[in-house]
RNA sequence: CCAGUCGGCUGGACGGCCGCGGGCGCAAACUGGAAACGGUGCGUUCGAGGAAAGUCCGGGCUCCACGCGGAUACGGCGGCGGGUAACGCCCGCCGAGAGAAGUCUUAGGGAUAGCGCCACAGAGAACAAACCGCCGAUGGCUCGCGCAAGUGAGCACAGGCAAGGCUGAAACGGUGGGGUAAGAGCCCACCGCGCCGACCGUAAGGAAGGUGGCACGGCAAGCCCCGCCGGGAGCAAGACCGAAUAGGGAUGCAACGACGCAGCAAUGCGAACAGCUCGUCCGUGAGCGUGCAUCCGGGUUGGUCGCGAGAACCGCGCAGCAAUGCGCGGUCCAGAGGAAUGGUCGUCACUGCGCAAGCAGUACAGAACCCGGCUUAUAGGCCGACUGGCAUU
RNA sequence: GGUGGCGUAGCUCAUCUGGUUAGAGCGUGGGAUUCAUAACCCCAAGGUAGGUGGUUCAAGUCCACCCGCCACCA
Numbered sequence: 001c002c003a004g005u006c007g008g009c010u011g012g013a014c015g016g017c018c019g020c021g022g023g024c025g026c027a028a029a030c031u032g033g034a035a036a037c038g039g040u041g042c043g044u045u046c047g048a049g050g051a052a053a054g055u056c057c058g059g060g061c062u063c064c065a066c067g068c069g070g071a072u073a074c075g076g077c078g079g080c081g082g083g084u085a086a087c088g089c090c091c092g093c094c095g096a097g098a099g100a101a102g103u104c105u106u107a108g109g110g111a112u113a114g115c116g117c118c119a120c121a122g123a124g125a126a127c128a129a130a131c132c133g134c135c136g137a138u139g140g141c142u143c144g145c146g147c148a149a150g151u152g153a154g155c156a157c158a159g160g161c162a163a164g165g166c167u168g169a170a171a172c173g174g175u176g177g178g179g180u181a182a183g184a185g186c187c188c189a190c191c192g193c194g195c196c197g198a199c200c201g202u203a204a205g206g207a208a209g210g211u212g213g214c215a216c217g218g219c220a221a222g223c224c225c226c227g228c229c230g231g232g233a234g235c236a237a238g239a240c241c242g243a244a245u246a247g248g249g250a251u252g253c254a255a256c257g258a259c260g261c262a263g264c265a266a267u268g269c270g271a272a273c274a275g276c277u278c279g280u281c282c283g284u285g286a287g288c289g290u291g292c293a294u295c296c297g298g299g300u301u302g303g304u305c306g307c308g309a310g311a312a313c314c315g316c317g318c319a320g321c322a323a324u325g326c327g328c329g330g331u332c333c334a335g336a337g338g339a340a341u342g343g344u345c346g347u348c349a350c351u352g353c354g355c356a357a358g359c360a361g362u363a364c365a366g367a368a369c370c371c372g373g374c375u376u377a378u379a380g381g382c383c384g385a386c387u388g389g390c391a392u393u
Numbered sequence: 394g395g396u397g398g399c400g401u402a403g404c405u406c407a408u409c410u411g412g413u414u415a416g417a418g419c420g421u422g423g424g425a426u427u428c429a430u431a432a433c434c435c436c437a438a439g440g441u442a443g444g445u446g447g448u449u450c451a452a453g454u455c456c457a458c459c460c461g462c463c464a465c466c467a
Base pairs, nucleotide, nucleotide: 001389002388003387004386005385006384007383008382009381010380012348013347014346015345016344017343018342020047021046022045023044024043025042026041029040030039031038032037049364053375054374056373057372058371059370060369061234062233063232064231074230075229076228077227078226079093080092081091082090083089094108095106096105097104098103109225110224114223115222116219117218118217131165132164133161134160135159138158139157140155141154142153143152144151145150173191174190175189176188177187178186192214193212194211195210196209199206200205238305239304240303241302248296249295250294251293252292253291254290259270260269261268262267275288276287277286278285310332312331313330314329315328316327317326318325319324349362350361351360352359353358394466395465396464397463398462399461400460403419404418405417406416412450421437422436423435424434443459444458445457446456447455
């Protein structure tokens, strides 16, 4: 210098003017509302993010449920150790896989608990099989030689074999040698695999060595088995304050009953035994039913709180490989209605256009009860560590 | 705030526990028929299965994360 890997940070800067939302202080005047409780002024101070997003996990908080323990169902998780309030997150390590390396990926318990599936192709697909093929030792048949016992050759009928071919994602170990009629872990050496395993490691796991001729295919992001975890709902949670009207309760007074007809009215006559409550239906029984007044309690519209000093941030030190924890010091940092968090000017930075003066633009995107993670989006810039190659000293 | 479902040809839908080349109706194009048109009949074209990754020998189908749409509850 080129190519690349990994980790971290940043996310336009400064100033002027005007405006918007919250807190605090001052002022005590006006104003909305039935009330509860709000609004308006001046000053001061604060005012989006690394993802505020998706709502995919885990918690805090609040209400409801709940005597304790166990089982079952459902859902989730799954190497080991550690961290944490907790997690499916993070850190370290182990195993497996990829790469020349730096490094990266990994839903990574169990396939001798059981069930199921393995299409097509192929002879054969899960207690293997025999299409082509090899052999035909042994038995059989034919021919030759021999007096005979027998022997030589042929056939491929019985039979033996699984080396080679073929299919497939996968064919019941691989290579080499011996052996054989041909072959075959049949035998041997090495490799692989199973079992045991000194020793090392907290553990997952690693492993010298021994042993077995090899038996045990894959899929659990198919059902399932094992182990562990999980009560439900969500700030429209929930708490408090609090009208009119209607409805509920209590007390008192008046009336004695719905409805229809007659009557000025008192009242009379007719008439259902209906209606409501006691959870529903049937039966039975009891109660209530109208008007006025006073008081009480619940709830609706509404208002306030919940609502931000916290698993907070910054710096230093200590422990730890790290995640993280502890200690000390410092800081206060949005919060609402769904609605605020902006506009403009100047200088600078970066990018594009332009000869120039200058002009245009500034990634992804915006809180809503809060927090820890994950995932997804993101222009440009900066820092650190490392690998490979080339060149020079 | 909480929850469920869907996405396959231009349109509407199949594809049952993963398996050979993803099918059907309508529509489109061509042919045939008819004096002509429609209908009927014959033939054909048309698909990265919303996207990316993973599990598997193999994914439209199973899993994860995104994108879009619909519905329900408070």